[in-house]
RNA sequence: GCCGCUCUAGUUCAUCAGGUAGAACACCCCACUCGUAAUGGGGAGGUGCCCGGUUCGAGUCCGGGGAGCGGCU
Numbered sequence: 001g002c003c004g005c006u007c008u009a010g011u012u013c014a015u016c017a018g019g020u021a022g023a024a025c026a027c028c029c030c031a032c033u034c035g036u037a038a039u040g041g042g043g044a045g046g047u048g049c050c051c052g053g054u055u056c057g058a059g060u061c062c063g064g065g066g067a068g069c070g071g072c073u
Stems, first nucleotide, its partner, number of pairs: 001072007010025004019056001027043005049065005
């Protein structure tokens, strides 16, 4: 330098014909217990890497940039 893949909640990941963004764990509250853990119930938490474009509507499609991983020279 070239090619491919990935980037979404604190973490690991879903969301794949474009239509109000979810799960698990972690966190907070409650119940249970003598108390803790476990278990059960509830809750909060995301400008979806950045900028632009297409569209009535973009995490999803298109262009540019950035970061990480792998490969080639």
Predicted 3D model of a 73-nucleotide RNA (transfer RNA) from Aeromicrobium jepli. Its mean pLDDT, the model's own confidence on a scale to 100, is 84. Rfam family: tRNA. By type it is a transfer RNA.